[in-house]
Molecule: c-di-GMP-I riboswitch aptamer
Organism: Woeseiaceae bacterium
RNA sequence: CAUUGACAAAGGCAAACCUGACCAAAGUCAGGGACGCAAAGCCACGGGUCCUCGCUUCCUCCGCGACGUUCUAUCGCCACGAAGGACCCAAAGAUCGCCGGGCUACCGAG
Numbered sequence: 001c002a003u004u005g006a007c008a009a010a011g012g013c014a015a016a017c018c019u020g021a022c023c024a025a026a027g028u029c030a031g032g033g034a035c036g037c038a039a040a041g042c043c044a045c046g047g048g049u050c051c052u053c054g055c056u057u058c059c060u061c062c063g064c065g066a067c068g069u070u071c072u073a074u075c076g077c078c079a080c081g082a083a084g085g086a087c088c089c090a091a092a093g094a095u096c097g098c099c100g101g102g103c104u105a106c107c108g109a110g
Base pairs, nucleotide, nucleotide: 004108005107012037013036017032018031019030020029021028022027035097041103042102043101045100046099047098048095049094050093052091054089057086058085059084060083061081063077064076065075066074
């Protein structure tokens, strides 16, 4: 230096979940917490997966939202479509603890 990972040493990171914040969402950040990780360090380059504030078509259907909150009343929107579901398309976002790739790195039994 390269390969490599031990019943080694020193350490490191932090899943689920809980709390707070951001967000349309996926998800992210901080604190707590440890399922695990030899790169579970960094990079969205390739693939996969996840989300949908937009958009297309179809279906259901008069109710939907706020306050209140059993109900009722009030206000806003509504067959020139409010609301819900599914699909198409594009774009953007997310995920490195999904895989591959790139860069960097502690220790040294072999």